[in-house]
RNA sequence: UGUGACAAAGGCAAACUUGUCGAAAGGCAAGGACGCAAAGCCAUAGGGCCUUCUUCAUCUCCACUUUCGGAGAACGAGGGUGGCAGCCGUGCUGCCGGAA
Numbered sequence: 001u002g003u004g005a006c007a008a009a010g011g012c013a014a015a016c017u018u019g020u021c022g023a024a025a026g027g028c029a030a031g032g033a034c035g036c037a038a039a040g041c042c043a044u045a046g047g048g049c050c051u052u053c054u055u056c057a058u059c060u061c062c063a064c065u066u067u068c069g070g071a072g073a074a075c076g077a078g079g080g081u082g083g084c085a086g087c088c089g090u091g092c093u094g095c096c097g098g099a100a
Base pairs, nucleotide, nucleotide: 001100003097004096011036012035016031017030018029019028020027021026034086040092041091046088047087048084049083050082052080053079054078055077056076058073059072060071061070062069
């Protein structure tokens, strides 16, 4: 440089439970291990997902009827807020070791 051995040392910790912060998504701490060779860091360089607010369109109901309105539903599209690095890719950093 490169690679991750049916090896060794060391490391992290999903779901779930408890506590706590938050409107929520989710964060943190403890317990707990499904997994992980970057499951270390980065969420104003990208895509994706989640949350919440909003606009538009759609449907239903009520009211009005020349015009103007109100309530509800579920999905879609646009925009904003916050979150996820254990969704993917990018960037940065890094332990140990056999073969080459």
The prediction has a mean pLDDT of 77. A computed fold for a 100-nucleotide RNA, annotated as c-di-GMP-I-GGC riboswitch aptamer. The sequence was found by an Rfam model in a public genome assembly.